The part of an RNA shown here (small-subunit ribosomal RNA, 3' major domain) has 482 nucleotides and comes from an uncultured bacterium. The RNAcentral record of the full RNA draws on Greengenes. It matches the Rfam family "Bacterial small subunit ribosomal RNA". Its mean pLDDT, the model's own confidence on a scale to 100, is 83.
Context: one part of a larger RNA
């Protein structure tokens, strides 16, 4: 100087407390461990692994296993020599491939033309240089990432103090979300962080009105901005204004704090992006790059099939429930944000349905996906393993795809399991939040999505307080630790 303390003091955080809803019990989904297996590819392992890499494992993917093949190779450069390549047909084979037949080149220059020659493009190609490796080392690395932590810290120049390591500044008294600011001080300044500048939501103004809008005027319909038109409103796009403790009162040396006015918004207005010096030899050689090492008729490459989907069990994250604030049926209403050409697909017709036929319109503020759902209203159920719950299983189908056996999703009929609100323990959340409800998207032929990323709709309760648990910041103290 640090680190540590079941030392002290001060302060903060959904850290506790006060509340609301869960997890832990059930069934299922997904991941992991373990076991199994020819293989069940690899990595991730307290917080910071376990719906994680994977924003899509039937083949492919695919790295694993079995089998069949291949050796200048699937890919790059050079390459003697040869020729278009492609395509079509046959044999063989599970395919990869192997063998045979048909077919058979372009451009430029020399040249009157033809023939021929040279060069290039493209394909093939002996030998060999070389390729190749998801083989190994994340404890050789770059880059990127997690975590402490959006915590308020981490340093430098000069000066001063100390033999020196080092200290001071950065301490102290206030204050703040903040090393934020103020006062004082052997310190005076400065940098990286904080804050602000950026995006978005909330109010108003200006400009512009199509594909969006419709107040007033006119026309028209069973109905609809449907038409003429309008530029007000909504909205869209761009630009600007607005919030600064600016004003008032109190308090204080000041910084600030408490209250008030005005205001759409008030003391950081809400949310996002943004992550200092460093810590964990944290994670990743399998995203990529890369040193060393290793393989080179194989640890490379191609193909068919299988596996990653197994199952006594254990854990993690979720979904659906156990019902009456509910379930079923009917009828009526209200979003936002997205996506669409190898695409989204309306009206119509067929089917109980999944879906099929068909194809208007739309490269989309125009058309479509599209029905929002919870909710309101009406009727039934009457507390029961039920008109709760839906697992499992049987049969019959639909769709995608070369192909749904291993191993897809969905539909109809039948079946109708556990489950009576869950032990010890444990998680999230402070407001348009929690909880509840649906909608969309990416990946994607299809989908095991209950995941993830967004969007809106309905919309709470509680915080006395900081003794205690956890994590963190500052000062101080002890130490046989570095």
């Nucleotide at each position: 100087u640090g680190a540590c303390g079941g030392g002290a003091c001060c302060c903060c955080g959904c850290a506790c407390a006060a509340g609301c809803g869960g997890u832990g019990g059930a069934g299922c989904a997904u991941g992991u461990g373990g076991a199994u297996u020819a293989a069940u590819u690899c990595g991730a392992u307290a917080c910071u692994a376990a719906c994680c890499g994977a924003a899509g494992a039937a083949c492919c993917u695919u790295a694993c296993c079995c089998a069949g093949g291949u050796u200048u190779g699937a890919c790059a450069u050079c390459g003697a020599g040869g020729g278009a390549a492609a395509g079509c047909c046959c044999a063989u084979g599970a395919a990869a491939g192997u063998g045979g037949g048909c077919c058979c080149c372009c451009u430029g220059c020399c040249c009157a033309a033809a023939a021929g020659g040279c060069a290039g493009g493209c394909c093939u190609g002996a030998a060999g240089a070389c390729a190749g490796a998801u083989g190994u080392u994340g404890c050789a690395u770059g880059g990127c990432u997690g975590u402490c932590g959006u915590c308020a810290g981490c340093u430098c120049g000069u000066g001063c103090c100390g033999u020196g390591a080092g200290g001071u500044g950065u301490a102290c008294g206030g204050u703040u979300a903040a090393g934020u600011c103020c006062g004082c001080c052997a310190a005076c300044g400065a940098g990286c962080g904080c804050a602000a500048c950026c995006c978005u939501c909330g109010u108003c103004c200006c400009a512009u009105g199509u594909u969006g809008c419709c107040a007033g005027c006119g026309g028209g319909u069973a109905a609809u901005g449907c038409c003429g038109g309008g530029a007000a409103c909504u909205c869209a796009u761009g630009g600007g204004a607005g919030a600064c403790u600016g004003c008032c009162c109190g308090u204080g040396u000041a910084a600030g704090c408490g209250g008030g006015a005005g205001g759409a918004a008030g003391g950081u207005g809400g949310g996002g992006a943004u992550g200092a010096u460093g810590u964990c030899a944290a994670g990743u050689c399998a995203g990529c790059a890369u040193g060393g090492c290793u393989c080179u008729u194989a640890c490379g490459c191609c193909u068919g099939g299988g596996g990653c989907u197994u199952c006594a069990c254990a854990c993690a994250u979720g979904c659906u429930a156990c019902a009456a604030u509910g379930g079923g049926c009917g009828c009526a209403a209200c979003a936002a944000a997205g996506g669409g050409c190898a695409g989204c697909a309306a009206u119509a017709c067929c089917g109980c349905g999944a879906g099929g036929u068909g194809g208007a319109g739309c490269c989309a503020a125009u058309c479509c996906c599209a029905a929002a759902a919870a909710u309101a209203c009406g009727c039934c159920c009457c507390c029961a393993g039920u008109u709760c719950a839906g697992a499992u299983u049987g049969c019959a189908g639909u769709c995608u795809g070369c192909a749904a056996c291993u191993c897809g999703a969905c539909u109809g009929c039948a079946u109708g399991a556990a489950g009576g609100c869950g032990g010890a323990a444990u998680c999230g959340c402070u407001a348009g939040u929690a909880a509840a409800c649906g909608c969309a998207g990416g990946u994607c032929a299809g989908c095991u999505a209950u995941a993830c990323u967004g969007c809106g709709u309905u919309g709470a309760a509680u915080a006395c307080g900081u003794u205690c648990c956890c994590g963190g910041g500052g000062u101080u103290u002890g130490u046989a630790c570095a």